[in-house]
Molecule: small-subunit ribosomal RNA
Organism: Nitrospiraceae bacterium
């Protein structure tokens, strides 16, 4: 000293949470020893017992007792005397006060016992205990009659300097009860001890010392949702009463006293040295120890006495609790222990008076639960220990692993050592004075002996915050102090093992301070985060120009007293050290008294002119109020003209109109608002002000010079003013309009939109008093570069002028220096830099809400909490991502066509039913002719049965095995398999034996079971879209930005230009392949123009390589040229030349990502699961089920067509388990057949559309071919389930297909056949191939996708996103409430105990004032509990709606009123967030 937490990331407000110290503490786990300390914080509840105050024979008179020389002598004891009990001990109920603290006063005061000093102590007289008789009572205790001493009691005597009383002086800043002096008058006393001396009492005075009483000045907690409060109340004058002042207390007069500087009321609290924190300032606390003050079961009271209204004293009352003969009596542990209660929790009914201190008594001595000790308890603190040194490339064990090894770990073993501690023996204090006496204690403390012996736990290991791993758990169990963990791989649950803190303690709660500058005085805010009161006027208050002189109240110094001790720092001492502790210093707020100083502030007195105000001239304005008029428009009324419509919306209807609307034209009525000018332009404190005129009034600027002479700001409370809505009473009433009706819309519309329409909008008067009353910015004042509008003034200056320019003053804009600020912005009109003064904040929500108080006629204002509950609520700004925001631009994305899908039949995938099983997977786009480029068997993962266990397959092991490994024939069996006749190897070789082989057995195989959200690879999509990033350098406080944005242009982030950016990377583009041209080279299997042969014919031969062809290498196109455009650019646009022209055409090629997107079932691969099964082998059987649905194909629906016959042109594949010609058979599938080909050479092979010609003639047909029938041909072990094909016959739907939907811009659609992979067959799929060969694109506004800029934003899992409010459940805590019950407390009146005083008395008492407690009647206040009940919080998935956030789909928000399941909606006036 500071961290964690709000975001996707930032920065900033901001709350909550650690980290740290501290305790009289408690509890969990765990405990070796000593020293000092501490030890009912709860119930001031109740208390069995036993203790805690008594002494004194040297005051006195007895009684017992021993002893005696019988003389008295000790020695106890009850009583009378005295002195003590008023200290010592307790404990905090009360008290918010002079109670305590501090500092003063006391001339207003008392003070036993002690000092000192002074004066006396002379003589007398009566009694009571005690005892003794007699008696009442259960007891406690008491009557009565009699006897007696005394330091008890009472007179007398003397008596000063005492007292009181009068006079008279003194003395003080003042007064007074102070001091002298003088006169009258009153008032004292006691003895005992001693042989004596003396001592030790008594009685007056006067001082001292301690010790007390009262008064006074400052200071002392919280609530204003407590604002008034007071009748002995405040003064006064007499009087009582006290020690003493004094309403203390009475009579009696006055009418005052306190109060926002906070009375009264309520609530809580013993205060103070101090402790605890803290850098400080401060904040909490006030245990022990010290001072003070209260209190003794509750309440009143007084006695006695130097002191008390008494803690172990008295009376009384009241509760309790004992005893009791029932009549009556006893007690008070808040004193030491002790019990019970209560609590989370606080000890023994020890020990001595040895000290240290009290009482008493000449004294010895006695009495002291004050104390001193000991005893309990880790309750703190402080010290010691529990062992030291060696000791492995490292023991076993645990734990872990990548199996190699780590790690516990020098840690143990194991050697040497020592012995504090422990256990045993022996000695043994100090603490005590002249003798003798020590509880503590046989303790410290000292010697000695034995033995490493007797001695570690605890809490944590995700970040904070020092320490990680395995296993077990599977959103369970559980943990959390805050963010949070936990849903199969958890470092965050539990257990180990390992590590890290502390250590006889170690965590936990609980509570205070710190951190928290989070109440800010040191030390903080208010424009958007919480927060300027809507605005003025203004009383208190608080602040104040200039200058002189005084004072010294604040301030400053100086001296000086005080601020007990103890604590606390420093320093020095004693206990081995430390805690402790003993001596010396110091420090310290505050207070007192005193001297001084004169700056500043105050105060008194006198100036001043700049701050203010005022005179004077002069301006400007929707500045207020009143009153008159004026015109334009709506709208209603008469009358004309006129006819069928108007009016209204997205569209419509409801309304109005043929009873004449709507339109037009003349007439009247009426109420409201004032166009144009009008303008970030005026005025006004603000709300506000808009037609003209008049009248009345405020206020502001400006000018020149006078005048006043600080007269000033600001303003808590107070008064005023205060839009819109609303009330109330009268009024008006065009038009617009909550509310209400109707019409639409809509899943519903209590809305948005229309059509009515009523309050009310207007007037007068009065009442509310609130608004996004906002610049979301208090007011006044000062000071600090500019630059530009503008509006009212004035001065210059030039114009003829209208005006222009320069300068100043006063207003209101905008840009912007410093500066500030989280940022966004402010920026002379501050949010800069200072002054004064008021007002608000202190996390979200509950809530501006209850409650109470006030203020309204009411709605309702202002005033204003808590319990609960959250961990976050917020601001500015940044990327994205979205918008039923904008701007650009692209794409078969729309449009403009072409051909189709959806309808029909039938293939084929799918959902979906079904089944023993229909094995799994794919599931918008981007699953559905998808894996699957071929499911009769196999495939095969599914079903059902048979079989089967080291296994169908791998690799090591140990064992056994010998016509072994291999072929395997009968026989069983559906096969699998069982069975075993017969034949019959191999390598190596040291001839034992080993390899391989068979068997058993044991490692293990084996799994197409899980988990694609444990992954690896692949691969789909966005998308062939133009993105997507980096250095570095700038810019921001940071996220981030800049580059990548603009200006053109591009298919392109493509290229040019400009720019704080400069340059670079992954993408585009090119390079690669195919395809158009062309050239060389090659020339068979290919070609055939010339020459020769040669055929019906025919590159058939021979020959050539010329061409086409094949197939290598190459040119070729780059905006290269020209025009004119663009910016002297890139680059479009036309041209020309060219086989192509502007990316020639197609392909390959696919950034940074995104979808936990597919995929464990293509292959790997992590965990989990299975092992005679979820492995494995096999017969059969299912994936081909079939009421439906839906994708994607093929046939068609016919004339551009169908059928027959007959002629043409292709490419690109494929062929040895293959392709197969020519012949022959069969209608045909296809069969026989075999030449040829390992293929530019033979074959598959016919190409089809196409062209000629012919038939049909619009019909379900000579379309169309489903189905179903017989019959066949082929593969295959095998075509029932379940292949393909061919004849024949059969001849179904369907006559162009709703709503919606697909592809496709040129050799593209279409439409034609041809091949080929898989294949044993089996293609309408699929992946290639060439034949024929179009249409159309105006255009980007709409739909879908993108891409770039910008805007909004409450979203960031990112709109398939947030998020509101009812209603239902559940549980929470709070308000109300008919009333019920406690505390408390006012007032009135009743009754009154003891007791003080008054007063009478026949001396026994009797009356009275006061009063405790108690009643009785009302009242106020707090709390408690209440059927019911209102609203709030809080929950994982109810229900209805979408209100807000994008223009949230009808901009939001404030006030305000109405209405409405509901968020809400509308009417008015505001506001821009």
């Nucleotide at each position: 000293a500071g961290a964690g937490u709000u975001u996707g990331a930032u920065c900033c407000u901001g709350g909550c949470u650690c980290a740290g110290g501290a305790u009289g503490a408690a509890c969990g786990c765990u405990g070796g020893c000593g020293g000092c300390g501490u030890g009912c914080u709860u119930a001031a509840c109740a208390c069995a017992u036993g203790c805690a105050a008594g002494u004194u024979g040297a005051a006195c008179g007895g009684u017992c007792u021993g002893c005696u020389u019988a003389g008295g002598u000790a020695g106890a004891c009850a009583g009378u005397g005295g002195c003590g009990c008023a200290c010592g001990g307790g404990u905090g109920a009360g008290u918010a006060a002079c109670g305590c603290g501090u500092a003063g006063g006391u001339g207003a005061c008392c003070u036993a016992u002690c000092c000192u000093u002074u004066a006396g102590u002379g003589g007398g007289g009566g009694a009571c205990a005690a005892c003794u008789c007699a008696g009442g009572g259960a007891a406690a205790c008491u009557u009565g009659a009699g006897c007696u001493a005394a330091u008890a009691c009472c007179g007398c005597a003397u008596g000063a300097g005492c007292u009181u009383g009068u006079g008279u002086u003194u003395g003080u800043u003042a007064g007074a009860g102070g001091g002298g002096c003088a006169c009258a008058a009153g008032g004292a006393a006691a003895g005992c001890a001693g042989c004596g001396a003396u001592g030790c009492g008594c009685u007056g005075a006067a001082g001292g010392a301690g010790g007390g009483g009262c008064c006074u000045g400052c200071g002392u907690c919280c609530g204003a949702u407590u604002a008034g409060c007071u009748a002995g109340u405040u003064g006064g004058c007499a009087a009582g009463g006290u020690a003493a002042a004094g309403g203390c207390u009475u009579a009696c007069c006055a009418a005052g006293g306190c109060g926002a500087u906070g009375a009264u009321c309520g609530g809580u609290a013993g205060c103070u040295g101090g402790u605890c924190u803290g850098a400080g300032a401060g904040g909490a606390c006030g245990a022990u120890c010290a001072g003070c003050c209260a209190c003794a079961u509750u309440g009143g009271c007084a006695c006695u006495g130097a002191g008390a209204c008494a803690c172990g004293g008295g009376c009384c009352a009241a509760a309790c609790u004992c005893c009791u003969a029932c009549g009556g009596g006893a007690g008070g542990c808040a004193g030491c222990a002790g019990u019970g209660a209560g609590g989370a929790a606080u000890a023994u009914u020890g020990g001595g008076c040895a000290a240290u201190g009290g009482c008493c008594g000449g004294a010895a001595g006695g009495c002291u639960g004050a104390c001193c000790c000991a005893g309990c308890a880790a309750c703190g603190c402080c010290g010691c220990g529990u062992g030291g040194a060696g000791g492995a490339c490292g023991a076993a064990g645990g734990c872990u692993u990548u199996c190699g090894g780590g790690u516990u770990g020098u840690a143990a073993a194991c050697u040497c050592c020592u012995u504090u501690u422990c256990u045993g023996g022996g000695g043994g204090a100090c603490g005590a004075g002249g003798a003798a006496g020590g509880a503590c204690g046989g303790u410290a403390c000292c010697c000695u002996a034995g033995g490493a012996a007797u001695a570690a736990g605890u809490c944590a290991c995700g970040g904070c915050u020092a320490a990680c791993u395995a296993c077990g758990u599977g959103c369970c169990a559980g943990c959390a102090g805050c963010c949070g963990c936990g849903g199969u791989a958890a470092a965050a649950c539990g257990u180990a093992g390992g590590u890290g803190g502390c250590g006889a303690g170690c965590g936990u709660u609980a509570u205070c301070c710190g951190g928290a500058u989070u109440u800010a005085c040191u030390g903080g805010g208010c424009g958007u985060a919480a927060a300027g009161c809507g605005c003025g006027c203004g009383c208190a208050g608080g602040u104040g120009g200039u200058u002189g002189a005084g004072u010294a109240a604040g301030u400053u110094g100086g001296g000086u007293g005080u601020g007990a001790a103890a604590u606390c720092u420093c320093u020095u001492g004693g206990c081995u050290u430390a805690a402790c502790u003993g001596g010396g210093a110091g420090g310290g707020g505050a207070c007192g008294c005193u001297c001084a100083a004169g700056a500043c502030u105050g105060c008194u007195c006198g100036g001043c002119u700049u701050g203010a105000g005022g005179u004077c001239g002069a301006g400007a304005g929707a500045g207020g109020g009143g009153u008159g008029c004026a015109g334009a428009a709506u709208u209603c009324c008469c009358g004309g003209u006129g006819u069928a419509g108007u009016g209204g919306u997205g569209g419509a209807a409801u309304g109005c109109g043929u009873a004449g609307a709507u339109a037009u034209c003349g007439g009247g009525a009426g109420g409201a608002a004032u166009a144009c000018c009008a303008g970030u332009g005026g005025c006004g404190a603000a709300a506000g002000c808009g037609g003209c005129g008049c009248c009345c009034u405020g206020g502001c600027u400006c000018g020149c010079a006078c005048c006043u002479g600080a007269c000033a700001c600001u303003g808590a409370g107070g008064c005023g003013c205060g839009a819109a809505a609303g009330c109330g009473u009268g009024g008006g009433g065009a038009g617009c309009g909550a509310a209400c009706g109707g019409g639409a819309u809509u899943a519903g519309a209590u809305a948005c939109c229309c059509c009515g329409g009523u309050a009310g909008u207007c007037c007068a008067c009065g009442c509310u008093g609130u608004a996004a009353a906002c610049g979301a910015u208090g007011u006044g004042a000062a000071c600090u570069g500019g630059g530009u509008g503008u509006u009212g003034g004035c001065g210059g200056u030039a114009u003829g002028a209208a005006u222009u320019c320069c300068g100043u003053c006063g207003g209101u804009g905008c840009c912007g220096u410093a500066g500030c600020a989280a940022a966004c912005g402010c920026g002379a009109u501050a949010a800069g830099u200072u002054c004064a003064c008021c007002g608000c904040c202190u996390g979200g929500g509950g809530a501006g809400u209850a409650c109470g108080g006030u203020c309204g006629c009411a709605a309702g204002g202002c005033u204003a909490a808590a319990a609960c509950u959250c961990a976050a609520a917020g601001g500015a700004a940044u990327u994205g991502a979205c918008g039923g925001g904008g701007g650009c631009c692209c794409g078969c994305a729309c449009a403009a066509g072409c051909a189709g899908c959806g309808g029909a039949g039938c293939g084929u995938g799918u959902g979906g039913u079904u089944u023993a099983a229909u094995u799994c997977g794919a599931u918008g786009c981007a699953a559905c002719g998808c894996g699957a480029a071929a499911a009769a068997c196999c495939u095969u993962a599914c079903c059902u049965g048979g079989g089967u266990u080291u296994g169908a397959c791998a690799u090591g092991g140990a064992c056994g095995u010998a016509g072994u490994a291999g072929u395997g024939a009968a026989c069983c069996g559906a096969a699998a398999g069982g069975g075993g006749a017969a034949c019959g190897a191999g390598c190596c070789u040291u001839c034992a034996a080993g390899c391989a082989g068979c068997g058993u057995c044991c490692a293990c195989a084996g799994g197409u079971g899980c988990u694609g959200c444990a992954u690896g690879g692949c691969u789909g999509u966005c998308g062939u879209c133009a993105g997507c990033u980096c250095g570095u350098g700038c810019c921001g406080u940071g996220a981030g930005g800049u580059g990548u944005u603009g200006g053109g242009u591009u298919a392109a982030g493509u290229c040019c230009c400009g720019c704080a950016a400069c340059g670079a990377g992954c993408g585009c583009a090119a390079c690669c392949c195919c395809u158009g041209u062309c050239u060389u080279c090659a020339g068979u299997u290919g070609c055939u123009a010339c020459c020769g042969g040669g055929u019906c014919a025919a590159g058939c031969c021979g020959a050539g390589c010329a061409c086409u062809c094949u197939g290598a290498a190459g040119a070729g196109a780059c905006u290269g040229c020209c025009c004119a455009g663009g910016a002297g650019a890139a680059c479009g646009g036309g041209g020309a030349g060219g086989a192509a022209g502007g990316u020639g055409g197609g392909g390959a090629u696919g950034a940074c990502g995104u979808c936990a997107a597919g995929u464990c079932a293509g292959c790997a691969u992590g965990g989990c699961c299975u092992u005679u099964a979820u492995g494995c082998c096999u017969g059969g059987g299912g994936c081909u089920a079939c009421a439906c649905a839906c994708g994607u194909g093929c046939u068609a629906c016919a004339a551009u067509g169908g059928c027959c016959g007959g002629u043409a042109c292709a490419a690109a594949g494929g062929g040895c388990u293959g392709c197969a010609a020519a012949c022959c058979c069969g209608u045909a599938a296809g069969g026989g057949g075999a030449a040829g080909c390992c293929a530019a050479u033979c074959c598959c092979a016919a190409a089809a559309a196409a062209c000629c010609g012919g038939c049909c003639u619009c019909a379900g047909u000579u379309c169309a071919g489903a189905u179903u029938g017989a019959g066949g041909u082929c593969u295959g072990c095998a075509a029932c389930u379940c292949g393909a094909c061919c004849u024949c016959a059969u001849g179904a739907a369907g006559g162009c297909g709703g709503a919606a939907u697909c592809g496709c811009u040129a050799g593209u659609a279409a439409u034609c056949g041809c091949g080929g992979a898989u294949c044993a067959g089996c293609a309408c799929g699929c992946c290639g191939c060439g034949g024929u060969g179009a249409a159309u694109a105006c255009g980007u506004u709409c739909c879908c996708g993108g891409g770039c800029c910008u805007u909004g934003u409450a979203c960031a899992c990112a709109c398939c996103g947030c998020c509101c409010g009812u209603c239902a459940c559940a549980c929470c805590a709070c308000g109300a409430a008919a009333g019920c019950c406690u505390g408390u407390u006012g007032u009135a009146c009743c009754u009154g105990a003891a007791g003080u005083c008054g007063u009478c008395u026949u001396a026994g008492g009797g009356c009275g004032c006061c009063c405790a407690a108690g009643g009785u009647a009302u009242g106020g206040c707090c709390g408690g509990u209440g059927a019911u009940u209102g609203g709030g919080g809080u929950g994982a998935a109810g229900u209805c709606g979408u209100a807000a956030c994008a223009a949230g789909g009808u901009a939001g928000c404030c006030g305000u009123a109405g209405g409405g399941g509901a968020a809400c909606c509308u009417g008015c006036g505001g506001c821009u967030g």